[in-house]
């Protein structure tokens, strides 16, 4: 110099109160969970993906070893099912799908990590 992971408080969207089995609690009916299937959302996670860059290629140049290599620099631009690279865009695995509840990401406040001299 920046102010990491983290914790606290505020805000914070979208889609079915969906059919059936079962299984518990309440009381003539309805209430949670699972499990199946049928549809539906994207803003826990998570996968894809671009421009760029690297390398592979090609040309110069310069050093080394022998006859034809290799090592650095410099340019060059297509190719390759080549590496690397982002999202709120996409996928819908996973998760969700009344309310609660989670919830990317913001804002405030605590933190004290990093990296120079």
């Nucleotide at each position: 110099a920046u102010g990491a992971a983290c914790u606290u408080c505020u805000g914070g969207a979208a889609a079915g109160u969906g059919a059936a089995a079962c299984a518990g609690g309440a009381a003539u009916u309805u209430c949670u969970g699972u499990u199946u299937c049928c549809g539906c959302c994207g803003a826990a996670g998570g996968g894809g993906u671009a421009a760029c860059u690297c390398g592979c290629c090609c040309g110069u140049c310069u050093u080394c070893c022998a006859u034809g290599g290799a090592a650095g620099a410099u340019g060059g631009u297509u190719c390759c099912g080549g590496g690397g690279a982002a999202a709120a865009c996409u996928c819908u695995c996973a998760g969700g799908u009344c309310c609660c509840a989670u919830g990317a990401c913001a804002g405030a406040a605590g933190g004290g990590g990093u990296u120079c001299g």

Background:
Glycine riboswitch aptamer from an Alphaproteobacteria bacterium, 117 nucleotides, folded computationally. Its Rfam family is "Glycine riboswitch aptamer". Rfam 15.1 lists 9,425 matches to the family in 5,228 species. The coordinates come from a structure-prediction model, not an experiment, and the mean pLDDT is 78.